[in-house]
RNA sequence: GGGCUUGUGGUUUAGUGGUAUAAUACCCCUUUAGCAUAGGGGUGGUCCGGGGUUCGAUUCCCCGCGAGUCCA
Numbered sequence: 001g002g003g004c005u006u007g008u009g010g011u012u013u014a015g016u017g018g019u020a021u022a023a024u025a026c027c028c029c030u031u032u033a034g035c036a037u038a039g040g041g042g043u044g045g046u047c048c049g050g051g052g053u054u055c056g057a058u059u060c061c062c063c064g065c066g067a068g069u070c071c072a
Stems, first nucleotide, its partner, number of pairs: 001071007010024003018055001026042005048064005
């Protein structure tokens, strides 16, 4: 320098066009004599940035940035 894959709560992750799901972490409650486990509830996301298509974009297209991988 070129090809391919990828970017979603603190972390990991689901999501084939209609204002995003779960786990974990954190906080509260119940259970215990107390702790742990377990159960219930809650907080937390400008869906990497910009532009385009569309009535509508996390999703499709283009450019940029970051990460991974392969070739030289």
This is a predicted structure of a 72-nucleotide RNA (transfer RNA) from Thermomyces dupontii. Taxonomically the source falls in Thermomyces (Eukaryota, leotiomyceta, Eurotiomycetidae, Eurotiales). Model confidence (mean pLDDT): 83 of 100. Its Rfam family is "tRNA". It is annotated as a transfer RNA. The RNAcentral record of the sequence draws on ENA.